[in-house]
């Protein structure tokens, strides 16, 4: 340069048009004399930016930045 893949809470990663989700981690409660483990519930995400399609986009298009992979 040129082709493919990725990008969603702190992380890990689902969700292929109709209200953003899990598990760990954070917190606070209960349980224990006291940790661990266990239970229960809160908090955090304008889905990497921009712009288009559509009643309706994390998804469908088209630019574009980051990281990987493979070519030259």
């Nucleotide at each position: 340069g040129c082709a493919c893949g990725a990008g969603u809470g702190g992380c890990u990663c689902a969700g292929u048009g109709g209200u953003a989700g899990a598990g760990c981690a954070u917190c606070g409660c209960c349980u224990u004399g006291c940790c661990a483990a266990g239970g229960c519930g809160a908090g955090g995400g304008u889905c990497g930016c921009c712009g288009g399609u559509u009643c309706a986009a994390a998804u469908c298009c088209g630019g574009u930045c980051u990281c990987g992979u493979g070519c030259u």
The RNA shown here (transfer RNA) has 72 nucleotides and comes from a Defluviitaleaceae bacterium.
Rfam family: tRNA. Rfam describes the family as follows. Transfer RNA (tRNA) molecules are approximately 80 nucleotides in length.